[in-house]
This is a predicted structure of a 75-nucleotide RNA (c-di-GMP-I riboswitch aptamer) from an Acidimicrobiaceae bacterium.

RNA sequence: GCAGGACAAGGGCAAACCCUCUGCGAGGAGGGGACGCAACACCACGGGGCUCACCGAGUCAGCCGGGUUGCCGGA
Numbered sequence: 001g002c003a004g005g006a007c008a009a010g011g012g013c014a015a016a017c018c019c020u021c022u023g024c025g026a027g028g029a030g031g032g033g034a035c036g037c038a039a040c041a042c043c044a045c046g047g048g049g050c051u052c053a054c055c056g057a058g059u060c061a062g063c064c065g066g067g068u069u070g071c072c073g074g075a
Stems, first nucleotide, its partner, number of pairs: 005072001012037002017032006035062001041068003045065003048060005
């Protein structure tokens, strides 16, 4: 450098569910909680799902792809 992710080690995040707040809604934020995750970190670019005050405007990055960044070790 490239490929890969171990029955390794140390950290990190946090689904469902509950509480509070917020949004018309899909959803979002905080607290508790852990099913999972090496990109389950960030970006709505392509596809897809979803919502609504539906000629349009939103939402989901924990649906897939893509882009950017990135911990650990070399089993």
Of the family's consensus pairs, 100% are formed in the model. NCBI's taxonomy places the organism under Bacteria, Bacillati, Actinomycetota, Acidimicrobiia, Acidimicrobiaceae. It was read from a public genome assembly, where an Rfam model found it.